[in-house]
């Protein structure tokens, strides 16, 4: 020092729902409980989701495509990291 990750210790983040606030919306922030998490820290870069627009298409959706724009708690992948039993 790498793997690995324990009913271990200090800590720590918070799905989901309620208040308030911003957003056309996906969805964000700030508080409250807590469903879970050893990178659930931090990056939209590859796939995949989500959302209004635009344009093709449709009798209308459906569906296809294009910039945008939203999620890191979908999957690879990048960077950074606290603890130390087996």
């Nucleotide at each position: 020092c790498c793997u690995c990750g324990a009913u271990a210790a200090a800590g720590g983040c918070a799905a989901c729902u309620c208040g308030a606030c911003c957003g056309c919306a996906a969805g964000g922030u700030c508080g409250g409980g807590a469903c879970g998490c050893a990178a659930a820290g931090c990056c939209a870069a590859g796939g995949g989701c989500c959302g209004g627009c635009c344009g093709a298409g449709u009798c209308g959706c459906a569906u296809c495509g294009g910039a945008c724009g939203g999620a890191a708690g979908c999957c690879u992948g990048g960077c950074u990291g606290c603890c130390g039993a087996a």
c-di-GMP-I riboswitch aptamer from a Planctomycetota bacterium, 86 nucleotides, folded computationally. Of the family's consensus pairs, 95% are formed in the model. The sequence was found by an Rfam model in a public genome assembly.